[in-house]
RNA sequence: CGCGAGGUGGAGAAAUCUGGUAUCUCGGCGGGCUCAUAACCCGCAGACUGGGGGUUCAAAUCCCUCCCUCGCUA
Numbered sequence: 001c002g003c004g005a006g007g008u009g010g011a012g013a014a015a016u017c018u019g020g021u022a023u024c025u026c027g028g029c030g031g032g033c034u035c036a037u038a039a040c041c042c043g044c045a046g047a048c049u050g051g052g053g054g055u056u057c058a059a060a061u062c063c064c065u066c067c068c069u070c071g072c073u074a
């Protein structure tokens, strides 16, 4: 240089194929339960989806470009 996979709350993953209020687990905070802690139960906050542009009524999703990570090849 070329090819492939990926980038989504604090962490890990879904949602992309088939565009339509971004979901789950853990963690955090508050409450309940308990003599108390853990476990368990309920609630809340936290990502506008790597950056930019385009298409569309509407983009995490489609198109273009750039950045970053991993793998393959030379």
Base pairs, nucleotide, nucleotide: 002072003071004070005069006068007067010026011025012024013023020057028044029043030042031041032040050066051065052064053063054062
Molecule: transfer RNA
Organism: uncultured bacterium